The RNA shown here (c-di-GMP-I-GGC riboswitch aptamer) has 92 nucleotides and comes from Paenibacillus doosanensis. Lineage of the source: Bacteria > Bacillati > Caryophanales > Paenibacillaceae > Paenibacillus. The sequence was found by an Rfam model in a public genome assembly. The coordinates come from a structure-prediction model, not an experiment, and the mean pLDDT is 86.
[in-house]
């Protein structure tokens, strides 16, 4: 270095449920643990996904509006891969 035990010390914390934030995906706290060996970090420039207050096209309506769909935009997700660091030592 890889690589991961029914070790041994620790750790995180899905879904739900209450609070607080956002248009919204979603995020904070607090409760809970499905599961995790990186489930630690990075979205400010690999890819993937969700998202649409806002902008433009197009279509329809009951038509200064509204609704739908695709583009762009915007915001998010590291418990999709991805990048990067680590803590322990059976076994191969």
């Nucleotide at each position: 270095a890889c690589c991961g035990a029914u070790a041994a010390a620790g750790g995180c914390a899905a879904a739900u449920c209450c609070a607080g934030c956002g248009a919204a995906a979603g995020c904070u706290g607090g409760a809970g643990a499905c599961g995790c060996a990186a489930a630690g970090c990075u979205a400010a420039a690999g890819g993937g996904c969700c998202u649409u207050c806002c902008u433009u096209a197009g279509c329809g309506a009951u038509a200064u509006u509204c609704g739908c769909u695709a583009a762009g935009u915007u915001g998010g997700c590291a418990g999709c891969c991805a990048g990067u660091u680590a803590c322990c030592g059976a076994a191969a």